[in-house]
Context: one part of a larger RNA
RNA sequence: UGACGGGGGCCCGCACAAGCGGUGGAGUAUGUGGUUUAAUUCGACGCAACGCGAAGAACCUUACCAGGUCUUGACAUCCCUUGCAAGUCUAUAGAGAUAUAGAGGAGGAUAUCAAGGUGACAGGUGGUGCAUGGUUGUCGUCAGCUCGUGUCGUGAGAUGUUGGGUUAAGUCCCGCAACGAGCGCAACCCUUGUUUCUAGUUACCAUCAUUGAGUUGGGGACUCUAGAAAGACUGCCGGUGAUAAACCGGAGGAAGGUGGGGAUGACGUCAAAUCAUCAUGCCCCUUAUGACCUGGGCUACACACGUACUACAAUGGCGCAUACAAAAAGAGGCAAAAGUGCAAACUGGAGCGAAUCUUAAAAAGUGCGUCUCAGUUCGGAUUGAAGUCUGCAACUCGACUUCAUGAAGUUGGAAUCGCUAGUAAUCGCGGAUUAGCAUGCCGCGGUGAAUACGUUCUCGGGCCU
Numbered sequence: 001u002g003a004c005g006g007g008g009g010c011c012c013g014c015a016c017a018a019g020c021g022g023u024g025g026a027g028u029a030u031g032u033g034g035u036u037u038a039a040u041u042c043g044a045c046g047c048a049a050c051g052c053g054a055a056g057a058a059c060c061u062u063a064c065c066a067g068g069u070c071u072u073g074a075c076a077u078c079c080c081u082u083g084c085a086a087g088u089c090u091a092u093a094g095a096g097a098u099a100u101a102g103a104g105g106a107g108g109a110u111a112u113c114a115a116g117g118u119g120a121c122a123g124g125u126g127g128u129g130c131a132u133g134g135u136u137g138u139c140g141u142c143a144g145c146u147c148g149u150g151u152c153g154u155g156a157g158a159u160g161u162u163g164g165g166u167u168a169a170g171u172c173c174c175g176c177a178a179c180g181a182g183c184g185c186a187a188c189c190c191u192u193g194u195u196u197c198u199a200g201u202u203a204c205c206a207u208c209a210u211u212g213a214g215u216u217g218g219g220g221a222c223u224c225u226a227g228a229a230a231g232a233c234u235g236c237c238g239g240u241g242a243u244a245a246a247c248c249g250g251a252g253g254a255a256g257g258u259g260g261g262g263a264u265g266a267c268g269u270c271a272a273a274u275c276a277u278c279a280u281g282c283c284c285c286u287u288a289u290g291a292c293c294u295g296g297g298c299u300a301c302a303c304a305c306g307u308a309c310u311a312c313a314a315u316g317g318c319g320c321a322u323a324c325a326a327a328a329a330g331a332g333g334c335a336a337a338a339g340u341g342c343a344a345a346c347u348g349g350a351g352c353g354a355a356u357c358u359u360a361a362a363a364a365g366u367g368c369g370u371c372u373c374a375g376u377u378c379g380g381a382u383u384g385a386a387g388u389c390u391g392c393a394a395c396u397c398g399a400c401u402u403c404a405u406g407a408a409g410u411u412g413g414a415a416u417c418g419c420u421a422g423u424a425a426u427c428g429c430g431g432a433u434u435a436g437c438a439u440g441c442c443g444c445g446g447u448g449a450a451u452a453c454g455u456u457c458u459c460g461g462g463c464c465u
Base pairs, nucleotide, nucleotide: 007465008464009463010462011461012460013459015455016454019419020418021417022416023415026310027309028308029307030306031305032304033303034301035300042053043052064296065295066294067293068292069291070290073121077120078119079117080116081115082114083113088103089102090101091100092099093098123285124284126283127282128281132279133278134274135273136272137270139268144183145182146181147180148179149178150159151158152157163174164173165172189262190261191260192259194230195229196228197227198226199225200224204219205218208217209216233256236250237249238248239247240246312412316371317370318369319368320367321366322365328359329358330357333352334351338347339346340345378409383404384403385402386401387400388399389398425447426446427445428444429443430442431441
């Protein structure tokens, strides 16, 4: 000087408290450990690993295993020689890689391409993240971290940055041997909430006509779209305060004191993570630790843990009718109407590179009916049968449909998690990845609460001592 303390003081945070809903019990999904295995590829391990890398393992992917193959090589440059093409198609053998044989092929002219040879080399998802770059997590969007000059101290260092107030904030004010400055804070950026102007197509429809229908004429009002502006600054009033900074209340206002949300992450910490995105030093392999193929595995299963989904029902299940979104995607695509099928789906192909067309039905909700507290008309696991779709191919190992089956489960021990408002809870919709596969992830809107006395205690953090 820091760090630490079951030392002290001050302050903050869903940290506790006050509330609401969960996890922990059941079934399933998924990740991990363990075990098993020829292989179950590798990495990630308190918070900050475990629905994580993986925005999608049937083959491929794929790195693992077994078997079959290749050795200048699947990929690159250089040298030499040969060919005129290369590519394509067919036949035979084979699991295929590949091997053998044949057909045909006029673009180019020292090229390209192919074959063979030679070695220099290629290649390595082999090791080391404790040799590294780059990138990332974390404390933490916490309010801190420093510098120049000056001053003090023999010096390490101190001062400034401490003190009195105040703030979300080292935010601002006052004081002070300090005076200034930088990185952070804030603001500038995006979005949302209000209004005005401009512009009306593919959007809109008040008035006029018209239709089954904003459908058509028409309109430029409204909604909306997307450009430009305005608006909020403690600006105004009262009180408190040290005449300050500021705080409390009020007015006006769509909005009030950072309006809500996002992006933005200081100096540094953890030899934190990543050599398997990529790059890279060194080490190692070089007829193999490289390369190709077929099949298998990553999907195993006495068990343990994490994260989710579905439930245990009447604020409900089922049946019929009926209303209201936002955001997004679409050409190797989205696919309407119509028809077939109980259905998954199929036939069909209008329209649309999309404010025009399509996905598209929103669902909770509302109305009527039924069930009457049961392991049930709750719950849907599991299993049998028959199918649909994608795709060379669904046995290992896909999703979905129908019929049948109808398990556990009657609200969950100790413990533990999230959340302060359009939030929690609950309801559906879309997207990326994708041939196919979503209870995960990323977004979107609908309905829409309860509670916060307070800071003694638990956890984390900041300042002074």
Molecule: small-subunit ribosomal RNA, 3' major domain
Organism: uncultured bacterium